[in-house]
RNA sequence: GGGCCCGUAGCUCAGGCCGGUUAGAGCAAGGGACUCAUAAUCCCCAGGUCGUGGGUUCAAAUCCCACCGGGCCCA
Numbered sequence: 001g002g003g004c005c006c007g008u009a010g011c012u013c014a015g016g017c018c019g020g021u022u023a024g025a026g027c028a029a030g031g032g033a034c035u036c037a038u039a040a041u042c043c044c045c046a047g048g049u050c051g052u053g054g055g056u057u058c059a060a061a062u063c064c065c066a067c068c069g070g071g072c073c074c075a
């Protein structure tokens, strides 16, 4: 230098191919129940510029372009 993949909640990841109601799960955090107490278990609750910018569209996490960051392969 070229090609490919990934970036979504604090962490690990779904959803993307095929655009459409309010963006989800597990774990963690917070509150509560239980217990003499702790752990475990159960319940509740909060938490998101969907990497950034632009484009297409009535409508974008989803399609297109550029860039940023990470990884793999080739040279």
Base pairs, nucleotide, nucleotide: 001074002073003072004071005070006069007068010027011026012025013024020058030044031043032042033041051067052066053065054064055063